[in-house]
The prediction has a mean pLDDT of 85. SAM riboswitch aptamer (S box leader) from Lentibacillus salicampi, 107 nucleotides, folded computationally. It was read from a public genome assembly, where an Rfam model found it. Rfam family: SAM riboswitch aptamer (S box leader). Its family is annotated with regulation of gene expression in the Gene Ontology.
């Protein structure tokens, strides 16, 4: 980097650094930002995806608990919409898809 599978309406902030844009990409909306954002660093926190451990039921394995290990995350539903179908038709709503993110496995 590619492929497969699963999940994505829950949850979780302080300090330092730095100085203008940022919220993945493109258009639009909306929002965050010199009362200093985004990014980066430190510490803290959240979370059962995988491993470990414990408990439990059983049947070829399942369930529960636990942040010990490996990741991940820590404004807003993946911030919303975009494409398709259905419904409503003034703005819209629902479902699915695409794209993306994360984990595990494989190449």
């Nucleotide at each position: 980097u590619u492929c497969u599978u699963a999940u994505c309406c829950a949850g979780a902030g302080a300090g330092g650094c730095g100085g203008a844009g940022g919220g993945a990409c493109a258009c639009g909306g909306c929002c965050c930002g010199u009362u200093g954002a985004u990014a980066c660093c430190u510490c803290g926190g959240c979370a059962a995806c995988a491993g470990g451990u414990u408990c439990u039921a059983u049947u070829c394995u399942g369930g529960a608990a636990u942040a010990c290990u490996g990741u991940g995350c820590u404004a807003a539903u993946u911030c919303c919409a975009u494409c398709a179908a259905g419904c409503a038709u003034u703005u819209g709503c629902u479902u699915g898809g695409a794209a993306g993110a994360u984990a595990a496995g494989a190449a």
The source organism's lineage runs through Bacteria, Bacillota, Bacilli, Bacillaceae and Lentibacillus.